The part of an RNA shown here (small-subunit ribosomal RNA, 5' domain) has 511 nucleotides and comes from an uncultured bacterium. Its Rfam family is "Bacterial small subunit ribosomal RNA". Gene Ontology terms of the family: ribosome and structural constituent of ribosome. The RNAcentral record of the full RNA draws on Greengenes.

Context: one part of a larger RNA
RNA sequence: GGAUGAACGCUGGCGGCGUGCCUAACACAUGCAAGUCGAACGGACUUUGAUUGAAGCCUAGCGAUAUUAAAGUUAGUGGCGGACGGGUGAGUAACGCGUGGGUAACCUGCCGUAUACAGGGGGAUAACACUUAGAAAUAGGUGCUAAUACCGCAUAAGCGCACAGUACCGCAUGGUACAGUGUGAAAAACUCCGGUGGUAUACGAUGGACCCGCGUCUGAUUAGCUAGUUGGUGAGGUAACGGCUCACCAAGGCGACGAUCAGUAGCCGGCCUGAGAGGGUGAACGGCCACAUUGGGACUGAGACACGGCCCAAACUCCUACGGGAGGCAGCAGUGGGGAAUAUUGGGCAAUGGGCGAAAGCCUGACCCAGCAACGCCGCGUGAAGGAAGAAGGUCUUCGGAUUGUAAACUUCUUUUAUGAGGGACGAAGGACGUGACGGUACCUCAUGAAUAAGCCACGGCUAACUACGUGCCAGCAGCCGCGGUAAUACGUAGGUGGCAAGCGUUAUCC
Numbered sequence: 001g002g003a004u005g006a007a008c009g010c011u012g013g014c015g016g017c018g019u020g021c022c023u024a025a026c027a028c029a030u031g032c033a034a035g036u037c038g039a040a041c042g043g044a045c046u047u048u049g050a051u052u053g054a055a056g057c058c059u060a061g062c063g064a065u066a067u068u069a070a071a072g073u074u075a076g077u078g079g080c081g082g083a084c085g086g087g088u089g090a091g092u093a094a095c096g097c098g099u100g101g102g103u104a105a106c107c108u109g110c111c112g113u114a115u116a117c118a119g120g121g122g123g124a125u126a127a128c129a130c131u132u133a134g135a136a137a138u139a140g141g142u143g144c145u146a147a148u149a150c151c152g153c154a155u156a157a158g159c160g161c162a163c164a165g166u167a168c169c170g171c172a173u174g175g176u177a178c179a180g181u182g183u184g185a186a187a188a189a190c191u192c193c194g195g196u197g198g199u200a201u202a203c204g205a206u207g208g209a210c211c212c213g214c215g216u217c218u219g220a221u222u223a224g225c226u227a228g229u230u231g232g233u234g235a236g237g238u239a240a241c242g243g244c245u246c247a248c249c250a251a252g253g254c255g256a257c258g259a260u261c262a263g264u265a266g267c268c269g270g271c272c273u274g275a276g277a278g279g280g281u282g283a284a285c286g287g288c289c290a291c292a293u294u295g296g297g298a299c300u301g302a303g304a305c306a307c308g309g310c311c312c313a314a315a316c317u318c319c320u321a322c323g324g325g326a327g328g329c330a331g332c333a334g335u336g337g338g339g340a341a342u343a344u345u346g347g348g349c350a351a352u353g354g355g356c357g358a359a360a361g362c363c364u365g366a367c368c369c370a371g372c373a374a375c376g377c378c379g380c381g382u383g384a385a386g387g388a389a390g391a392a393g394g395u396c397u398u399c400g401g402a403u404u405g406u407a408a409a410c411u412u413c414u415u416u417u418a419u420g421a422g423g424g425a426c427g428a429a430g431g432a433c434g435u436g437a438c439g440g441u442a443c444c445u446c447a448u449g450a451a452u453a454a455g456c457c458a459c460g461g462c463u464a465a466c467u468a469c470g471u472g473c474c475a476g477c478a479g480c481c482g483c484g485g486u487a488a489u490a491c492g493u494a495g496g497u498g499g500c501a502a503g504c505g506u507u508a509u510c511c
Stems, first nucleotide, its partner, number of pairs: 001511004006507005013380006019373002021338001026336003030333003035080003040077002043074009056062002087291003096216008106208002111204007119153001121151002128143006159184005165178005189196002217263003224254003229251008266288004270281004293314005316327004344370001346369003352366001353364004383413004393404004418448006427438001455500005460481003466495005476483002
């Protein structure tokens, strides 16, 4: 000198764009953050219309009940989604990450392409009704019912498994193609007749899984470490290879090219600095990983060993009728606490994107916006021109004057900004109509009036900028050298000057 997710002191006009718990992965009141589909299903309820028409009535009709049609709502069954999106960096020195490869050892819902199908049956169960236990959470019993829920059977182009075969190829195990025998496994309907779905197989796309080469902090005042340990055979398990697991057998495997142990740490694209080499760093944005009170476990599913799912244990908090229950903000706000220190319990789904749905649409603290903070960067303003009696006042003075200083006053002008009034968007894309949170915002026009707007630090040398007074090794200053003991340009105040400027200094950290 540059830089910062900064903090502190003094000061503070506006706008645009960004950024904002670095500390306690501390504990959390309250609200919201993941639902959706009635075009899968049976009910229930509401409204409207039609038919029926008991009792009764003032014979105009009203009207219980029953049947039927349409529209709507939705607790439950069922489907898809809650594995994405959002947060955090505790753990991890590791194939975790980066980079380059491999899978002849793998999986892939939704989507695309192609081919072949969808025949015929069955038994239940929630909802509901009745009922039992319980303070509650909830649990149980009896009876009824539906499906794109569940289960057999049929069929099998192709597919899986077993057996033996031929041809070609390769990268070791092997791979591909062809034909044979045996054997095994499918399906679901809805419909407004346009379609939307279902099953199987193959390919693609997308997303993932595993393996390998190289790279990836400090310490030897850590030198030996290791028994599923290293390898083999066999089996189990997995989507798949593998001590991944198990039985048996062998005794191996790693290590001064630093094993093991200890400490520290999420990694990268990047960011800061530097001429570069390098050094430092990993906030925001993007990619990967890990975690979700702590530890463990599996279930469902194409996908989880699952932040707002389940089970167990532990700590903590809450409810309780003491028998038993409920909870998890490292989602968005917000609270307490910690701290030098970090924001609103805001608006909207209008846009972009996501989930569900045929769609209308619903949901979306993702997102888009607004609020707070000079926290940062950038831009603008605090007036412009003229104006010497060089006014007054201040300061200094050799008392002549010098300086503040064209500075002010004063004259003329302008209106960025401000205030008021009027107009007023783009962002909206959807076939048309309609649809804007931001927002009556940005912007435009007019009016008013210099009106609403300057501080901070320094002035001995380094280092741009000097005098007076006070103090008297005191009070104090200080980054280094050093100032201060009676003429202090170094302390304090004033005038002046220098620097930067809505900021200026200090502190901390990095180059």